The prediction has a mean pLDDT of 81. This is a predicted structure of a 73-nucleotide RNA (transfer RNA) from an Oscillospiraceae bacterium. Rfam family: tRNA. It was read from a public genome assembly.
[in-house]
RNA sequence: GCUGAUAUAGCUCAGGAGGCAGAGCACAUCCUUGGUAAGGAUGAGGUCACCAGUUCAAAUCUGGUUAUCAGCU
Numbered sequence: 001g002c003u004g005a006u007a008u009a010g011c012u013c014a015g016g017a018g019g020c021a022g023a024g025c026a027c028a029u030c031c032u033u034g035g036u037a038a039g040g041a042u043g044a045g046g047u048c049a050c051c052a053g054u055u056c057a058a059a060u061c062u063g064g065u066u067a068u069c070a071g072c073u
Stems, first nucleotide, its partner, number of pairs: 001072007010025004019056001027043005049065005
């Protein structure tokens, strides 16, 4: 230098034929308990890496950029 993959909550990841952003763990409050464990209920937390384009509508499609990983030279 070229090619490919990946980028979504604090962490690990779903969501792949466009239509209200989710799960588990963690966190907060409450209940239960002899109890700082275990169990239960509720809740908070997101510019879907960034910049443009297409569309009535984009995490999702298209182009570019950045980062990480892998391969080629």